[in-house]
The RNA shown here (transfer RNA) has 71 nucleotides and comes from a Candidatus Woesebacteria bacterium. The sequence is in RNAcentral, with records from ENA. It matches the Rfam family "tRNA". The family's RNA type in Rfam is transfer RNA. Its family is annotated with triplet codon-amino acid adaptor activity in the Gene Ontology. Lineage of the source: Bacteria > Bacteria candidate phyla > Candidatus Woeseibacteriota.

RNA sequence: GCCUUUCUAGCUCAGUGGUAGAGCAGCAGUUUUGUAAACUGUCGACUAGAGUUCGAUUCUCUAGAAAGGCU
Numbered sequence: 001g002c003c004u005u006u007c008u009a010g011c012u013c014a015g016u017g018g019u020a021g022a023g024c025a026g027c028a029g030u031u032u033u034g035u036a037a038a039c040u041g042u043c044g045a046c047u048a049g050a051g052u053u054c055g056a057u058u059c060u061c062u063a064g065a066a067a068g069g070c071u
Stems, first nucleotide, its partner, number of pairs: 001070007010024004018054001026042005047063005
């Protein structure tokens, strides 16, 4: 220098055009003499910009970051 892949919650991951989800973690409550465990509830996110579309996390382009390959 070229090519490929990935980017979603604090962490690990779903979500292939129509209301963004789960587990763990956090917070609050129930329970207990107290702690832990258990149960209930709650908080919290689509890397940035542009385009296509009635509608974009999803498709296209550019940029950024990370990983891998070739030379």

The coordinates come from a structure-prediction model, not an experiment, and the mean pLDDT is 83.